[in-house]
RNA sequence: GAUAAGGGCAAACCCGUCGGAAGGCGGGGACGCAAAGCCACGGGCCCAGAACGGGCAGCCGGGCCGCCGAA
Numbered sequence: 001g002a003u004a005a006g007g008g009c010a011a012a013c014c015c016g017u018c019g020g021a022a023g024g025c026g027g028g029g030a031c032g033c034a035a036a037g038c039c040a041c042g043g044g045c046c047c048a049g050a051a052c053g054g055g056c057a058g059c060c061g062g063g064c065c066g067c068c069g070a071a
Base pairs, nucleotide, nucleotide: 001068008033009032013028014027015026016025017024018023031058037064038063039062041061042060043059044056045055046054047053
């Protein structure tokens, strides 16, 4: 971060599956994404809720790594 190149990921929804749930995994499917790669450190949100705990990285911030290379 461009009317570039090679590509990559994959929302909603559907099917199967795990889970108490949020949600995760696999297949289909594309709303979009220059990190929509990884990390739960901070904020926030969600589930559960007495406590303990669980989840969202495609909510914001932060950390690490990564392809190409114009202005």
The RNA shown here (c-di-GMP-I riboswitch aptamer) has 71 nucleotides and comes from a soil metagenome. Its mean pLDDT, the model's own confidence on a scale to 100, is 87.